[in-house]
RNA sequence: UUCGACACAAGGCAAAACUACCGCAAGGUGGUGACGCAAAGCUAUAGGGACUGUAAAUAUACAGUCAGCCAGUUGCCUGU
Numbered sequence: 001u002u003c004g005a006c007a008c009a010a011g012g013c014a015a016a017a018c019u020a021c022c023g024c025a026a027g028g029u030g031g032u033g034a035c036g037c038a039a040a041g042c043u044a045u046a047g048g049g050a051c052u053g054u055a056a057a058u059a060u061a062c063a064g065u066c067a068g069c070c071a072g073u074u075g076c077c078u079g080u
Base pairs, nucleotide, nucleotide: 005080006079012037013036017032018031019030020029021028022027035068041073042072043071047070048069049066050065051064052063053062054061055060
């Protein structure tokens, strides 16, 4: 210095559900709320995957959504 396991302190994020608004929908934003999270920070096009709409007999094409699925990338505290 790197990796792994366990642990401390401080701070951070916020699932489901309910609610208001937006959207045909997937879903998004705000509020309430905490299931969890060391990347639950960021990236959706020129990685994979899931989901929605339209067209089509199908294959599929086009337009979208999801990073709290994997992935890419940046990165906080700190003892044994």